[in-house]
Context: one part of a larger RNA
């Protein structure tokens, strides 16, 4: 110098305390061990693994087993040589494959040209090992406020100073002080969205006025007020006012103001720290296999199932469940598409088909939510696992292993021990809505998006993590 401490001292942060709401009990969804298997591929593993790679396992993916086949090989060049390319049929076979017949007989005068087969050669090929050789990329501590360095200056030196001090911030944030004066990387600012106004432009978007028109609509003619759309511009600076203070500043139910003291959110993560993850995203040394550890098929396997956990949805019911009648978003997706309207069906869907390459048309019904009506406290008109029977749709194909729909079945469950976990405001809680991945779909997951829309914060003793200064120390 650092680290440590059941050592002080200041400080902070849903840590804690005040409260809301859950996980821990119960079914089921998912992940993980563990066991089991011919396989159940692999990796990840306290915080920082375990709805995690994986934004989508019936084939395919696929890397795992089992069997069946190739061996310069499943890509692409070069390429003797051959033959138009191609397409129909048909034999073996689970297919890879390996044949058979038949049609075809390119363009050009040619040279050759496309195209397909293709011997020999020269370059293959590995999701095989080492993340503890590596790059690129991520996690965490932590969006914590720190981490440096040139010059001086002090120390015999390691090294100190600067970065301590006194106040002040969210901040090594600013001010004063000072053997220091500078400056870097970092916080902050510049960048995106949101909250306020303005000016321009108005179609596909809007409709106040005026005219037309309908059962009914901005549906027409017009219109740029509005409403939205988009570009530009303004605004917020402790900028004005009191108290306080040397200054920073800080209080203040103070003006003014859509916003007040970082207005709310996102993007951004220093120096480093766990030899942290990852050689299976690519890259990549070095090892390693080469008629296999490579490539191709066909099935199964990743979906198993005494248990153990960890993430979730669905309940347990009357602030509820049925029925019926009604209202109001937002961000997204659509031409292999997204599909209004009609018809058929209880439905799921099918059948036909306008419109839309979309501020036009369409997914599209928002849903809690108000209004009626029915249930009365029960394992129930609550709850819906589980099975059984018909049936849609996708697809070569749903047994193993898919959604959905209708009918019957109606477990377990009456708020969960010990313990644990989010949350400080449009925040928790609750409602639905879109999207990526996707033929469909095991979507309760992820990530967006809106509506309702709350309680509580005395305080910092205490527990958990940091910061900074300061003591101790037999540790580095």
């Nucleotide at each position: 110098u650092g680290a440590c401490g059941g050592g002080g001292g200041u400080c902070c942060g849903c840590a804690c305390a005040a409260g809301c709401g859950g996980u821990g009990g119960a079914g089921c969804a998912u992940g993980u061990g563990g066991u089991u298997u011919a396989a159940u591929u692999c990796g990840a593993u306290g915080a920082u693994a375990c709805g995690c790679g994986a934004g989508g396992a019936a084939c395919c993916u696929u890397a795992c087993c089992u069997g069946g086949a190739c061996u310069a090989g499943a890509a692409u060049g070069u390429g003797a040589g051959g033959g138009a390319a191609u397409g129909u049929a048909u034999u073996a076979g689970a297919a890879a494959u390996a044949g058979u017949a038949c049609a075809g007989u390119c363009a050009g005068c040619a040279a050759u040209g496309a195209c397909c087969c293709g011997a020999a050669a020269c370059a293959a090929g590995g999701u095989g090992c080492u993340g503890c050789a590596u790059g690129g990329c991520u996690g965490u501590c932590g969006u914590c406020a720190g981490u440096u360095c040139g010059u001086g200056c002090c120390g015999u030196g390691a090294g100190g100073u600067g970065u301590u001090g006194g106040g002040u911030u969210a901040a090594g944030u600013c001010c004063c002080g000072c053997a220091a004066c500078g400056a870097a990387c970092g916080c902050a600012a510049c960048c995106c969205c949101u909250g306020u106004u303005g000016u321009c432009u108005g179609u596909u978007g809007c409709c106040a006025g005026c005219g037309a028109g309908u059962u009914a609509a901005g549906u027409c003619g017009g219109g740029g007020a509005c409403u939205c759309a988009g570009a530009c511009a303004a605004g917020a600076c402790u900028g004005c006012c009191u108290a306080c203070g040397c200054a920073a500043g800080u209080a203040g139910a103070g003006a003014g103001g859509a916003a007040g003291g970082a207005g709310g959110g996102g993007a951004c993560g220093a120096c480093g720290u766990c030899a942290a993850g990852u050689c299976a995203u690519c890259a990549u040394g070095g090892c390693c296999c080469u008629u296999a550890c490579g490539u191709c098929c066909a099935g199964g396997g990743c979906a198993a199932c005494a248990c153990a956990c960890g993430u979730g949805c669905u309940a347990c019911a009357a602030u509820g469940g049925g029925c019926g009648a009604u209202a109001c978003a937002g961000a997204g997706u659509g031409u292999u598409g997204c599909g209004a309207g009609c018809u058929a069906g209880u439905a799921a869907u099918a059948g036909u088909a306008a419109g839309c390459c979309a501020a036009u048309c369409a997914c599209a019904a928002a849903a809690a939510g108000u209004c009626g009506u029915u249930c009365a406290c029960a394992g129930u008109u609550c709850g819906g696992a589980u099975u059984g029977a018909g049936g849609u749709c996708u697809g070569c194909a749903a047994c193993u292993c898919g959604a959905c729909c209708u009918c019957a079945u109606g477990a377990a469950g009456c708020u969960g021990g010990a313990a644990u976990c989010g949350c400080u405001a449009g925040u928790a809680a609750u409602c639905g809505a879109a999207u990526a991945u996707c033929a469909g779909c095991u979507a309760u997951g992820a990530u967006u998006c809106g509506g309702u829309g709350a309680a509580u914060a005395c305080g910092u003793u205490c527990c958990c993590g940091g910061a900074c200064c300061u003591u101790g120390u037999a540790c580095a």
A computed fold for a 476-nucleotide part of an RNA from Emticicia sp. JJ015, annotated as small-subunit ribosomal RNA, 3' major domain.
NCBI's taxonomy places the organism under Bacteria, Bacteroidota, Cytophagales, Leadbetterellaceae, Emticicia.
Its mean pLDDT, the model's own confidence on a scale to 100, is 82.